[in-house]
This is a predicted structure of a 91-nucleotide RNA (c-di-GMP-I-GGC riboswitch aptamer) from a Chloroflexota bacterium. It matches the Rfam family "c-di-GMP-I-GGC riboswitch aptamer". The family has 40 seed sequences and 1,298 matches in Rfam 15.1. Its mean pLDDT, the model's own confidence on a scale to 100, is 89.

RNA sequence: ACCGAUAAAGGCAAACCCUUCGAAAGAGGGGGGCGCAAAGCCACGGGCCUACCGCUCUCGCAAGAGGGCUAAGGUUGCCGGGCUGCCGAAU
Numbered sequence: 001a002c003c004g005a006u007a008a009a010g011g012c013a014a015a016c017c018c019u020u021c022g023a024a025a026g027a028g029g030g031g032g033g034c035g036c037a038a039a040g041c042c043a044c045g046g047g048c049c050u051a052c053c054g055c056u057c058u059c060g061c062a063a064g065a066g067g068g069c070u071a072a073g074g075u076u077g078c079c080g081g082g083c084u085g086c087c088g089a090a091u
Base pairs, nucleotide, nucleotide: 003088004087011036012035016031017030018029019028020027021026034077040083041082042081044080045079046078047075048074049073050072054069055068056067057066058065059064
């Protein structure tokens, strides 16, 4: 350096529940613990999710209802990339 153990010391925290924010996806806090060797940090590329607003189509006399696309938002615990980092058996 690669690599990652039924190692040691520590760390993080899915679902679910309570609560706050948000139109939603989702996020913050508390409990919880499925998992994680970068599940530390960065939305940079791809993917996925949402769609108040905007454009548009359908139905409707209208009020309105529904569909598609999208500005924008979200997700790093989907993958890739960048930066940083604890420990040390085997290889």